[in-house]
RNA sequence: GCCUUAUUAGUUUUAAUGGUAAAACCUUCGUCUCGUAAACGAAUAAUAGGGGUUCGAUUCCCCUAUAAGGCU
Repeated sequence: GCCUUAUUAGUUUUAAUGGUAAAACCUUCGUCUCGUAAACGAAUAAUAGGGGUUCGAUUCCCCUAUAAGGCU
């Protein structure tokens, strides 16, 4: 220098051949308990950044950033 793959909640993972983004763990609150833990219930929280196509983009296209791998 070139190529490929990945980037979604604090963390680990889903999801839709384009149509309201889901779960587990964590955190917070509540119930329970003499108290804590456990259990049960509830809440908060995310599509790496920018642009394009489209009625509509996490999904398709382009650029950038980061990470991993490969070639030279």
Annotation:
Transfer RNA from Methanobrevibacter sp. AbM4, 72 nucleotides, folded computationally. NCBI's taxonomy places the organism under Archaea, Methanobacteriati, Methanobacteria, Methanobacteriales, Methanobrevibacter. Rfam family: tRNA. Rfam classes the family as a transfer RNA. The sequence is in RNAcentral, with records from ENA and Rfam. Its mean pLDDT, the model's own confidence on a scale to 100, is 80.